Predicted 3D model of a 74-nucleotide RNA (transfer RNA) from a Candidatus Woesearchaeota archaeon. The prediction has a mean pLDDT of 82. It matches the Rfam family "tRNA". By type it is a transfer RNA.

């Protein structure tokens, strides 16, 4: 220097091909309840679409750019 795949909670991850339900879910945090305590276990809370931009009533989802990861050819 060409290509190609991918990027969602703190971590793994489903929704993506086929645009439309408050963006689900395990883990892990916090509270609380259960215990003498402390696990496990029960409850409830908070937390996420890499970045801009277009396209449409509507965009994680579809286009273009950048920008990271990882693989391929040279």
């Nucleotide at each position: 220097g060409g290509g190609a795949a991918c990027g969602u909670a703190g971590u793994u991850u489903a929704a993506c091909c086929c645009g439309g339900c408050u963006a689900g879910a395990a883990u892990g945090a916090g509270u609380g309840g259960c215990u003498c305590c402390a696990g496990a276990c029960c409850a409830c809370u908070a937390g996420a679409u890499c970045c801009a931009g277009g396209u449409u009533c509507a965009a994680a989802u579809c286009c273009u750019g950048g920008c990271g990861u990882u693989c391929c050819c040279a």